The prediction has a mean pLDDT of 81. The RNA shown here (SAM riboswitch aptamer (S box leader)) has 134 nucleotides and comes from a Pseudomonadota bacterium. The source organism's lineage runs through Bacteria, Pseudomonadati and Pseudomonadota.

[in-house]
RNA sequence: CACUCAUCGAGACCGGCUGAGGGAAAGGCCCUUUGAAGCCGGGGCAACCUUCGGGACUAACCAUCCUGAAAAGGUGCCAACUCCUGCGGAGCAGCGACACCUGUCAAAGGGAAACUGCUUUCGAGAGAUGAGGG
Numbered sequence: 001c002a003c004u005c006a007u008c009g010a011g012a013c014c015g016g017c018u019g020a021g022g023g024a025a026a027g028g029c030c031c032u033u034u035g036a037a038g039c040c041g042g043g044g045c046a047a048c049c050u051u052c053g054g055g056a057c058u059a060a061c062c063a064u065c066c067u068g069a070a071a072a073g074g075u076g077c078c079a080a081c082u083c084c085u086g087c088g089g090a091g092c093a094g095c096g097a098c099a100c101c102u103g104u105c106a107a108a109g110g111g112a113a114a115c116u117g118c119u120u121u122c123g124a125g126a127g128a129u130g131a132g133g134g
Base pairs, nucleotide, nucleotide: 001134003132004131005130006129007128008127013042014041015040016039017038021031022030023029026085027084028083043078044077045076048074049073050070051069052068053067054066055065056064082126087123088122089121090120091118092117093116094115100110101109102108
């Protein structure tokens, strides 16, 4: 650096140095001199790697899947859903010309598409983290 698989609405902050940016990029919207980012020290969260059980499967074992517990070590993480959106489908609402349907003396009502919107929903894309092999 690319690839494969899994996960991403939960959770977790103090001190010192320093001093203007930061939230990946764009557009938004936020955070920040009541101190950004970074570095150092300490603390914590979580449970991917790890360990020990229970269940399913099996003749039995292994593997796999579901599930409970632990936390020494390797990572990771400690504002906001991955802060939100961007592409596609569905849903809902609005509007609804010309046609069309019901109906009329006239009215009036219904109504597909297109278009617009949405603290609706599903998926894709991008990204992050871990594990694996290259």